[in-house]
RNA sequence: CUUCGAUCAAGGCAAACCCUCGGAAACGAGGGGACGCAAAGCUACAGGGCCUAAAACCGCCGAGCGCGGUCAGGGCAGCCAGUUGCCGGA
Numbered sequence: 001c002u003u004c005g006a007u008c009a010a011g012g013c014a015a016a017c018c019c020u021c022g023g024a025a026a027c028g029a030g031g032g033g034a035c036g037c038a039a040a041g042c043u044a045c046a047g048g049g050c051c052u053a054a055a056a057c058c059g060c061c062g063a064g065c066g067c068g069g070u071c072a073g074g075g076c077a078g079c080c081a082g083u084u085g086c087c088g089g090a
Stems, first nucleotide, its partner, number of pairs: 002090004012037002017032006035078001041083003047080002049076003056070005
């Protein structure tokens, strides 16, 4: 330096769910809590994919702050991925 993840050592993160707050929502933050994770570190304008649809536009209408459709500038990194990295093996 490349690659692999059995073991060793130091550790780290924290799903679902509950409470509080923000948000139209997806979701996020804090606290609790552990399903799990060799990157469950970082990156959403390197790239792909997925979620939501307030506003806007279109249609419907029983005309209602209603219903349906399209769509991110809103989100997801614990979907793939890009990138950085501990220990150990080769």
The RNA shown here (c-di-GMP-I riboswitch aptamer) has 90 nucleotides and comes from a Planctomycetota bacterium. Lineage of the source: Bacteria > Pseudomonadati > Planctomycetota. Of the family's consensus pairs, 95% are formed in the model. It matches the Rfam family "c-di-GMP-I riboswitch aptamer". Rfam's curators write: GEMM was predicted in a large-scale screen for bacterial structured RNA regulatory elements.